[in-house]
């Protein structure tokens, strides 16, 4: 430098005009580190934002700009675990009991449906 890869999950039942969104219950767990980790340390996506460049729009033009978009770089935000056992070492293994989950949409509130996304990406493998 190039190539490839790189996220999973509402079955069953209840209420209701209407819910995979509520209730009972079920199910899922990106990447690196480290005794093997959703809940330790760090990273990524998403969300908010700044600067620069640029495109569109507006203004009669230069130029400017209260508007909208794109790219690059930077900043912000960013959830959740305890007890016992084993051991040299484990909030990582084993046993038990817990907890957490972006934004927008929706006939009714979403970790699981639909959408941005046939995207982006921590990174992994290979040449």
């Nucleotide at each position: 430098u190039c190539u490839u890869c790189g996220g999973g999950g509402c079955a069953a039942g209840g209420u209701g005009u209407a819910a995979u969104u509520c209730c009972u219950u079920a199910c899922c767990g990106g990447c690196g580190g480290u005794a093997g980790a959703g809940c330790c340390c760090g990273c990524g996506a998403a969300c908010c934002u700044u600067u620069u460049u640029u495109c569109c729009g507006g203004u009669u033009u230069u130029a400017c700009u209260u508007g909208g978009g794109a790219a690059a770089a930077g900043g912000g935000c960013c959830g959740a675990c305890c007890c016992g056992g084993u051991g040299a070492a484990u909030u990582u293994c084993c046993g038990g009991g817990g907890c957490c989950g972006a934004c927008a949409g929706u006939g009714a509130c979403a970790g699981u449906c639909u959408g941005g996304a046939u995207g982006a990406g921590a990174g992994a493998a290979g040449a």
Molecule: FMN riboswitch aptamer (RFN element)
Organism: Candidatus Heritagella caecorum